Annotation:
This is a predicted structure of a 363-nucleotide part of an RNA (large-subunit ribosomal RNA, domain IV) from an Acidobacteriota bacterium.
Context: one part of a larger RNA
């Protein structure tokens, strides 16, 4: 110096992103205990007081020698009970220490708030939490060969269960509640109509040629370029038909989601209950609100400080809250998070001494 560990005058959080880490609280008995509140709790609140040995009184209990009393005479049953031992209480009076829960081991306490109800459950090796999950709630699916999962399949699972059952989806305890909006997307339902696949259908077309017809050659017989063409063959192929799906017509938001804007108005000023306009599917309702959301922002006003970007109580001008992506509340919980106080300390003023082990010199 470095690691572990003890002690410290006086201050006691000044340290420091923050009381991180120490210190402190700690048992038992006994008195006391607030707000709130789901009447369970909060609660070991808080906050007080006693606490060793020795002598001694006094009350009460255990143990039972005995002793009376019964009769089913027995190692019997009930009743009362000394003397010692011995457990509670209540007192008195002495001892000794700095100090009697003498050592170890053993809650710090409170006050305001956020979040998440709660006991759980995670990142195995940086995260234990406001993440997960929960019970509770509400949508959807599912009629049994059940919906869904697995698997190529048998087949297993669901489940020896049957709708108060299983499966999926989204909130997540309890309290009040849970608004408008179906235009778009999604899902139901719906069948008239419009589109619409194969597939049926086959008008027609074309190719081919049996036959015909022929320009030209040939005296003739006949040959022939070209043209036309049935029917079969082939190849094409229009109307027609032809589902569900799409267009459509209805429903549904605890389905995805969505939930304006301008101008102008009251007799002080300011504001706008009130009007006008455009837009829209509908224009945020209740409750919250600079908020785990507030940019401007250390918003402004109060509180608490001597001094307060932080924290608490309100305003409300919500950049950019809002109702199961739930919204406000809530008692209890929480190795949570935030902000305050007592207590307490070497965390610091501000550093010292000491122990053990190191390092490092010498040997």
């Nucleotide at each position: 110096c470095c690691c572990u560990c003890g002690u410290u005058a006086a201050g006691g959080a000044a340290c420091u992103c923050g009381g991180c880490a120490a210190a402190a609280u700690g048992g038992c008995c006994u008195c006391g205990u607030a707000a709130c509140u789901u009447c369970g709790g909060a609660a070991g609140a808080a906050g007080g007081g006693g606490c060793g040995c020795c002598c001694u009184g006094c009350c009460u209990g255990g143990u039972c020698a005995g002793a009376c009393c019964g009769c089913c005479u027995g190692c019997c049953g009930g009743u009362c009970a000394a003397a010692g031992c011995u457990g509670g209480g209540c007192g008195g009076g002495g001892c000794c220490g700095c100090a009697g829960a003498g050592a170890a081991g053993u809650g710090g306490c409170c006050c305001a708030a956020g979040c998440g109800a709660c006991u759980g459950u995670u990142u195995a090796c940086c995260a234990a939490a406001a993440a997960c999950a929960c019970a509770g709630g509400u949508c959807u699916c599912u009629g049994c060969u059940a919906a869904g999962u697995c698997g190529a399949a048998a087949g297993a699972c669901g489940a020896u269960g049957u709708a108060u059952a299983g499966g999926g989806g989204c909130u997540g305890a309890c309290g009040c509640c849970u608004g408008c909006c179906c235009g778009g997307u999604g899902c139901c339902g719906g069948a008239a109509g419009g589109u619409u696949a194969a597939g049926a259908g086959g008008a027609g077309a074309u190719g081919u040629u049996a036959g015909c017809c022929g320009a030209u050659c040939g005296u003739a017989a006949g040959a022939a370029a070209g043209g036309c063409a049935a029917a079969g063959c082939a190849u094409u192929g229009a109307a027609u038909u032809g589902a569900a799906g799409c267009c459509c017509c209805g429903g549904u938001a605890a389905a995805c989601g969505g939930c304006g804007g301008c101008c102008g108005u009251a007799a002080c000023u300011a504001u706008a209950a009130c009007g006008g306009u455009c837009c829209u599917a509908a224009g945020g309702u209740a409750g919250c609100g600079a908020a785990a959301u507030u940019c401007c922002u250390u918003g402004u006003c109060g509180g608490g400080u001597a001094a307060g970007u932080u924290c608490c109580g309100a305003c409300c001008u919500g950049c950019a809250c809002g109702a199961a992506u739930g919204g406000c509340g809530u008692a209890a919980c929480g190795a949570c998070u935030u902000g305050g106080g007592c207590g307490c300390u070497g965390u610091c003023u501000c550093a010292a001494c000491g122990a053990g082990g190191g390092a490092c010199u010498c040997g």

NCBI's taxonomy places the organism under Bacteria, Pseudomonadati, Acidobacteriota. The prediction has a mean pLDDT of 87.